[in-house]
Parts: sequence; C1' cells; structure tokens
RNA sequence: CUAACCAGCAGCCAAACCAUUUGUGAGGAUGGGACGGAAAGCCAAGGAUCUCUGGGGAAAAGAGACAGCCUGGUUGCCUAG
Repeated sequence: CUAACCAGCAGCCAAACCAUUUGUGAGGAUGGGACGGAAAGCCAAGGAUCUCUGGGGAAAAGAGACAGCCUGGUUGCCUAG
C1' cells in the first nucleotide's frame, strides 16, 4: 500500500439493570454490572425510530435525541499478500 472481516488468546468497548447526578423530555455524565461487539472508534450527511414545541390532530412546520437500527463519510488493530 492492497485485500478481507472467518476466528477473538492477550488487550479494548460495554446492553439490560442498580446508585448518584443532569435535562421539560427523548436522553447525557460518573461508578457498579456484563447482554453482546471486529470498528459497539469518530462524524447527525440520507432514511428509520423516539422526544419537545406546534396545532382540532399521532398532520404541516420547527428544535432536539439516537453512531449498540440501516446507509454514507473518515481513521484504524489483528490476519493475508
């Protein structure tokens, strides 16, 4: 540099749930925990979902959440060449 994501020893991440804390809310943070993960690293660009405002309305529109729903972008370990 290219290919691939079969396997996961070492190492890494950490769902549900619990405690504390924060936000109107979806959610976030820290600690415990371990269902899982090979990008479960990073980026809300497209779709899905969820929340708030809205309103007759679960509509339009607006503002958000989610990267452990899918796609896309970007970087990268092991492995092979």
A computed fold for an 81-nucleotide RNA from Marinobacter sp. ELB17, annotated as c-di-GMP-I riboswitch aptamer.
The model forms 95% of the base pairs in the Rfam consensus.
The sequence was found by an Rfam model in a public genome assembly.
It matches the Rfam family "c-di-GMP-I riboswitch aptamer". From the family's description: GEMM was predicted in a large-scale screen for bacterial structured RNA regulatory elements.